[in-house]
Context: one part of a larger RNA
């Protein structure tokens, strides 16, 4: 390995992009390497097997037989895979038409609330909690008017909605820029799918240098409760959170579901976009591609469930899993400023 898996028992790399290698669409032709078939040679005796014998039987010994498998030479065969070569358009892709989008980056501009400050107004409370108290406040708070300033972050619209490889993306404009569906059918003519190594990317928190700092808010302080309270409640808070540049490379990074193809019942939505119907125009109304939901049939499942966006039947390709623990840990390399990160045992024990 013929013959296990992997949504939730252990198992899908966080997600893209391509190298090697794997696989690979339909048509003629060539070769004969794989492939099926013939034949020869050889695969030592002993052993095993199958038929006979000989020790009174058996083990034991004896004589003779045989197949399949290996490895090799050689003969044809040419579906089939692979080679040669030539042509196709269905898979990919280029070009072209309108088109929808919080897809990215960069500038500009806007109101709301917060708090802070400067002014009037007033005159004893305000805050806060299950109750409270710490704090705040006659040096005039808390309310409430007008003005300024700052920082973050964008109420309705909003959705079961959109777009993006994934992290992720929403106040408005405006500029660049990138992908994707769809539609028509000129263009190459299998240029494809996967993809070890490599690269690129990566929420939060965390680092490092510079700003910036309004609201919260790890650390810290003080009140409370409690036996205690290094917690939950309050009250004030420093780092952070926010820009710019550089790093770390983890997450229940989730759909707990790897990527491609094809192929299997329907029913009801929404999205983007192309044919009809209708129509003056909106409005109806049928359908085709892609996407997103729900619901459900065979069909899988251990059961929940999943069920054309499959967990369902194939087929190609990667990565990962083998009883709890010790452990995602120690050595050891790698890689990081550091904090870790990655790769990863084994005594031992049940």
């Nucleotide at each position: 390995u013929u013959g296990g898996g992997c949504g939730u028992a252990a198992a899908g790399c966080g997600u893209c992009u391509u190298u090697a290698g794997g696989u690979g669409g339909a048509u003629u032709u060539u070769u004969a390497a794989g492939u099926a078939u013939g034949u020869c040679a050889u695969u030592a005796a002993a052993u095993c097997c199958c038929a006979g014998g000989g020790c009174u039987c058996a083990a034991c010994c004896c004589u003779g037989a045989a197949u399949a498998g290996g490895c090799g030479g050689u003969g044809g065969a040419a579906a089939u895979u692979a080679c040669c070569a030539a042509g196709c358009u269905g898979g990919a892709g280029u070009a072209c038409g309108g088109u929808g989008g919080g897809g990215g980056c960069a500038g500009a501009g806007g109101g709301a609330a917060u708090u802070u400050c400067u002014g009037g107004u007033g005159g004893a409370g305000c805050g806060g909690u299950g109750a409270a108290a710490u704090g705040c406040g006659u040096a005039g708070a808390u309310a409430u008017c007008a003005g300024a300033a700052a920082g973050a972050a964008c109420a309705c619209c909003a959705a079961c909605g959109g777009c993006g490889a994934a992290a992720g993306c929403a106040c408005u404009c405006u500029g660049u820029u990138u992908g994707g569906a769809c539609g028509a059918a000129a263009c190459u003519g299998a240029c494809a799918c996967u993809a070890a190594g490599a690269g690129a990317u990566g929420a939060a928190a965390g680092c490092u240098a510079g700003g910036g700092g309004a609201g919260c808010g790890a650390a810290u302080g003080g009140g409370a409760a409690u036996a205690g309270a290094u917690a939950c409640c309050c009250u004030a808070g420093u780092a952070g959170u926010c820009c710019u540049a550089g790093c770390c490379a983890u997450a229940a990074a989730c759909g707990a579901u790897g990527g491609a193809u094809a192929c299997u019942a329907g029913g009801c939505g929404c999205u983007c976009u192309g044919c009809g119907u209708a129509u003056c125009g909106a409005c109806u109304u049928g359908u085709g591609c892609a996407g997103u939901g729900u619901u459900g049939u065979a069909g899988c499942u251990a059961a929940c469930g999943c069920g054309u966006u499959a967990a369902g039947u194939a087929u190609c390709c990667c990565g990962c899993c083998u009883a709890g623990g010790g452990a995602g840990u120690a050595c050891g390399u790698u890689c990081a400023c550091a904090a870790g990160a990655a790769u990863a045992a084994a005594a031992c024990u049940c």
This is a predicted structure of a 350-nucleotide part of an RNA (small-subunit ribosomal RNA, central domain) from Chenopodium ficifolium.
Taxonomically the source falls in Chenopodium (Eukaryota, Mesangiospermae, Gunneridae, Pentapetalae).